Model confidence (mean pLDDT): 76 of 100.
A computed fold for a 356-nucleotide RNA from a Dehalococcoidales bacterium, annotated as Bacterial RNase P class A.
The gene name in the source record is rnpB.
């Protein structure tokens, strides 16, 4: 100095003018003062949860979900550490990573065979011919050659008619048994030599799991339905009359619950400072802070001036002109996870070069 790695963060200031939304306080009740006012994703709504209503004796099917191991959470599909396996010289990164001898199903093309298979090619035997070639028949071979993502363990040595774990030594891999670890797993040892791959195919194994979702809901409470009560009273209706009882009209309660209003609603598994345990996530203790709440939905507009890239006149620092300043926009709240994003800043490490 280059080239990378993995991690935190900032994501424009400021001023004047016209405006929105909530709060407090004061009056002359319309208005005035003062104060707060989006984001790292507020986004997708994809996982977990608080909270609200419903439903629920237990127990199984079904469905759903997750799937090395071990911590850490209120929990989760998050997130630390850590094994295994694969990529990078490295720093470091990724991984749907239980089970294919429980069954079933599936392996495009190509090849002879992708579940039992001999095309080519080796090799013994017959026949015919001349003990050779060669040709036709039997066999016996996964060593070579071809195809293929993938051909039944590699390399290698012996062995054989050729070969072949057929023997043997060393990897791989299975089993047991010893040893280290909590565990995923690593490590000696001995044995026997061992029939692909695909479960983000069905499927078995473990565990786990009621619905709806702030337009949950909870209150108040003009209107209207009422075959719910009551009137010491008044009028009406059927009866020739009178009394009761009924019904109607009126007047009051109750009960509804529609426009509408409060609450839910923003102090919370919150943020910040330091300490303490732990390798971290992450827990604990101490002091500090209040940090948007609308309901058709507020947080915006317009100039100026400095910021920060980029381009262009300039030898040039400087100075001028143009240009650009992202993604995005809270409506009950949390923890995640993903996706988007102009331009910048900081740590640590790695590898390559150069000085001293």
């Nucleotide at each position: 100095c280059a080239a990378g790695u993995a991690a935190a963060c900032c994501g424009g200031g400021u001023g004047a003018c016209c405006g929105c939304c909530c709060c407090u306080u004061c009056c002359a009740c319309g208005g005035a003062a003062g104060g707060g006012g989006a984001g790292g994703a507020a986004a997708g709504u994809c996982c977990g949860a608080g909270c609200u209503c419903c439903g629920c004796c237990g127990g199984g099917c079904a469905g759903g979900a997750u799937g090395c191991u071990g911590g850490g959470u209120a929990a989760c599909a998050c997130c630390c550490a850590g094994g295994a396996g694969g990529g990078g010289c490295a720093a470091c990164c990724c991984u749907a990573c239980g089970g294919a001898a429980a069954g079933u199903g599936c392996c495009a093309c190509a090849g002879a065979a992708a579940c039992a298979u001999a095309c080519c090619g080796c090799c013994c035997c017959g026949a015919u011919g001349a003990u050779g070639a060669a040709u036709c028949g039997g066999g016996g071979u996964a060593a070579g050659g071809g195809u293929g993502a993938a051909a039944u363990g590699g390399u290698g040595a012996g062995g054989u008619a050729a070969g072949a774990g057929c023997u043997c030594a060393c990897c791989a891999g299975c089993g047991g048994c010893c040893g280290g670890g909590u565990g995923a797993c690593c490590g000696g040892c001995c044995g026997g030599u061992u029939g692909g791959g695909c479960a983000a195919a069905c499927c078995c194994c473990a565990u786990c799991c009621g619905g709806a979702g702030c337009a949950a809901g909870a209150c108040c409470g003009a209107a209207u339905a009422g075959a719910g009560g009551g009137a010491a009273a008044a009028g009406g209706g059927a009866c020739g009359c009178c009394c009761g009882g009924c019904c109607c009209u009126u007047c009051c309660c109750c009960g509804g619950g529609u426009u509408g209003g409060u609450c839910g609603c923003u102090u919370g598994a919150c943020c910040c400072u330091u300490c303490c345990g732990g390798c971290a996530a992450c827990g604990g203790a101490a002091g500090g802070g209040c940090u948007a709440g609308a309901u058709a939905g507020a947080u915006g507009g317009u100039c100026g001036c400095c910021g920060u890239c980029c381009c262009g006149a300039u030898u040039a620092u400087a100075u001028c002109g143009g240009g650009a300043u992202a993604c995005a926009g809270a409506a009950c709240u949390c923890g995640g996870c993903u996706u988007a994003c102009a331009g910048g800043u900081u740590u640590a490490c790695u590898u390559g070069g150069c000085u001293c």